The part of an RNA shown here (large-subunit ribosomal RNA, domain VI) has 290 nucleotides and comes from a Pseudomonadota bacterium. The RNAcentral record of the full RNA draws on ENA. The source organism's lineage runs through Bacteria, Pseudomonadati and Pseudomonadota. Rfam family: Bacterial large subunit ribosomal RNA. Gene Ontology terms of the family: ribosome and structural constituent of ribosome.
Context: one part of a larger RNA
RNA sequence: UGCAGGUAGCCUGACCGGAAGCACACUCAAGUACGAAAGGAACGGGUGUGCGGCACCUCUGGUGUACCGGCUGUUAAUUGCAUGCCGGGUAGCCACGUGCUAGUGGAUAAGUCCUGAAGGCAUCUAAGGACGAAGCCGCCCGGGAAAAUAGGCUACCAUUUCUUUAUGGUGGCAACACCAUAAAGAAUGAAGAGCGGCAAUAGACGAUUGCGUUGAUGGGGUGGUGGUGUACGUGCGAAGGUUUCGACCGACGCACUCAGCCUACCACUCCCAAUAGCUCAACUGCUAGG
Numbered sequence: 001u002g003c004a005g006g007u008a009g010c011c012u013g014a015c016c017g018g019a020a021g022c023a024c025a026c027u028c029a030a031g032u033a034c035g036a037a038a039g040g041a042a043c044g045g046g047u048g049u050g051c052g053g054c055a056c057c058u059c060u061g062g063u064g065u066a067c068c069g070g071c072u073g074u075u076a077a078u079u080g081c082a083u084g085c086c087g088g089g090u091a092g093c094c095a096c097g098u099g100c101u102a103g104u105g106g107a108u109a110a111g112u113c114c115u116g117a118a119g120g121c122a123u124c125u126a127a128g129g130a131c132g133a134a135g136c137c138g139c140c141c142g143g144g145a146a147a148a149u150a151g152g153c154u155a156c157c158a159u160u161u162c163u164u165u166a167u168g169g170u171g172g173c174a175a176c177a178c179c180a181u182a183a184a185g186a187a188u189g190a191a192g193a194g195c196g197g198c199a200a201u202a203g204a205c206g207a208u209u210g211c212g213u214u215g216a217u218g219g220g221g222u223g224g225u226g227g228u229g230u231a232c233g234u235g236c237g238a239a240g241g242u243u244u245c246g247a248c249c250g251a252c253g254c255a256c257u258c259a260g261c262c263u264a265c266c267a268c269u270c271c272c273a274a275u276a277g278c279u280c281a282a283c284u285g286c287u288a289g290g
Base pairs, nucleotide, nucleotide: 005157006156007155008154009153010152011151015143016142017141018140021051022050023049024048025047026046027045028044034039052101053100054099055098056097060095061094062093063092067088068087069086070085071084072082073081074080103139104138105137106136111131112130113129114128160187161186162185163184164183165182166181167180168179169178170177171176192280193279194278195277197211198210199209200208217273218272219271220269221268222267223266224265226262227261228260233256234255235254236253237252240249241248242247
């Protein structure tokens, strides 16, 4: 752009893609059928395992340059800083972790049959009929109205106004006025959409999804959850050291303290920012009849 007005939501499913599964072991069947014995099945059921596939993060394990603690340097000391080194670790992302990963129908292949002539018999085939594979086609999963035979359903909005020109009609002497039709150009700007704005279950950018004061969308605050592991400071104790004998210093320990700090998660709360606004957008066509 088209899909013969514009718009929103939900579908149908032509067609396209998929390998979404594949394999093994054990067990029941069964020491059964079969077989003189030796040996030794099947149909079907159950339980697991491996490889592959899809999804997920409760658990386990990684990462975790958010974060917490320890040590070193800087400092009198606390903080900060250097992902300095070391020990942990939430969310997220992951696998080594977790969940799921059937069967059945249709048409067939080789093959097996039924009925059956040519050819009085016989014959699976010539007419006709029935079965039969991990394979093929469906059911399953993903995409999919641009599928030009361009689909369907539901809902919403609209069917305007003006100017110029042309043609026709009515009135008028005329200029012109009015009416109808057509073309061209404007105006208004519906439903709705976009921009501008706050974001994430989305993301290279577009897009997608949510929110926008009739508001919890993000930030902040508060509470929780979780991580680290008991903060600063004060009080008490303290090996030992110093001493002018009065006392002073003191690593470290205990208490306040399951503390302090932090939190991508879960909530609550309009304190802050989602303000104000701008733009686009129908207005139309064909066929048949009168």